[in-house]
Context: one part of a larger RNA
RNA sequence: CUACUGCGAAGGAACUCGGCAAAUUGCCCUCGUAACUUCGGAAGAAGAGGGACUGAUUCAGCGCAAGCUGGCGUCAGUGACACAAGCCAGGGGGUGGCGACUGUUUAUCAAAAACACAGGGCUCUGCGAAGCCGUAAGGCGACGUAUAGGGUCUGACUCCUGCCCAGUGCCGGAAGGUUAAGAGGAGAGGUGCAAGCCUUGAAUUGAAGCCCCGGUGAACGGCGGCCGUAACUAUAACGGUCCUAAGGUAGCGAAAUUCCUUGUCGGGUAAGUUCCGACCUGCACGAAUGGAGUAACGACUUCCCCGCUGUCUCCGCAGUAGACUCA
Numbered sequence: 001c002u003a004c005u006g007c008g009a010a011g012g013a014a015c016u017c018g019g020c021a022a023a024u025u026g027c028c029c030u031c032g033u034a035a036c037u038u039c040g041g042a043a044g045a046a047g048a049g050g051g052a053c054u055g056a057u058u059c060a061g062c063g064c065a066a067g068c069u070g071g072c073g074u075c076a077g078u079g080a081c082a083c084a085a086g087c088c089a090g091g092g093g094g095u096g097g098c099g100a101c102u103g104u105u106u107a108u109c110a111a112a113a114a115c116a117c118a119g120g121g122c123u124c125u126g127c128g129a130a131g132c133c134g135u136a137a138g139g140c141g142a143c144g145u146a147u148a149g150g151g152u153c154u155g156a157c158u159c160c161u162g163c164c165c166a167g168u169g170c171c172g173g174a175a176g177g178u179u180a181a182g183a184g185g186a187g188a189g190g191u192g193c194a195a196g197c198c199u200u201g202a203a204u205u206g207a208a209g210c211c212c213c214g215g216u217g218a219a220c221g222g223c224g225g226c227c228g229u230a231a232c233u234a235u236a237a238c239g240g241u242c243c244u245a246a247g248g249u250a251g252c253g254a255a256a257u258u259c260c261u262u263g264u265c266g267g268g269u270a271a272g273u274u275c276c277g278a279c280c281u282g283c284a285c286g287a288a289u290g291g292a293g294u295a296a297c298g299a300c301u302u303c304c305c306c307g308c309u310g311u312c313u314c315c316g317c318a319g320u321a322g323a324c325u326c327a
Stems, first nucleotide, its partner, number of pairs: 001322008010313002014311001019308001027051005036041001038156001052078006058071005079083001091306004096301002098298002103115002119154007131140003157293004162223003167220002169216005176211003182205002187200005224242005251285001252282001263279005
């Protein structure tokens, strides 16, 4: 010096991206326990006290008895106060975000807010089902039958889920337009003396599809601009105009989304680019690519507080194994 381990004055997160690591807590009994809540929980919340041994008293059981064992209390005492004596054995609280939850995942750098999930919707499928595998036979679906099976989106629960069908998709539409082979055969050409043979071929007829006409958003998706206006100012309930298929409703909002930005105000700190609560000027939230809430839960993540500590101020000592020297 390195690894592992133990202890540490005073301070106690000043360390650091971040309390990472370590320390604290830890068992049993008694008391006690908030907001919130889906009334189940939250909860071991938090927090307070006790725990060893000896004797006396009392009760019960056993024993002929001496006595032994056990129990609820009470009293007295003992000791380096050490007593859940070793090992083992929750630190706690508050506030946001995300995901409801238990679960699943990148065997070998990611365990998560990702996947799944119960629940919700749309859609296909009437059974030799749809869908899938296979050239087929055949098989799965299913020894099932629409309370079933497939596809797809959302993701407990609560309150809700607005407008647009112009484009694309899907569904419907006995008309019309276009449209292949086929049917048709007016004609034309070659050849032949001819019958004929060969080639070409207009009109007309002729399906799906496309065009066309409708419907459909928990289908793919989309959801404006400029100008003016109120008796301070400011702002604009109001008006005008242009464009559109329709111009973003409720709710939320500097947000896992805010560029300008460390926005502004309030809270917390002596001091806060983070955090919490507001405001709304939303560069570029927004309603099952779900919107907003939400008790419980989380080896998730943000910020704060108490306790605790060698993380640090600032390092020291000790043990074990190396390193080094000698053999």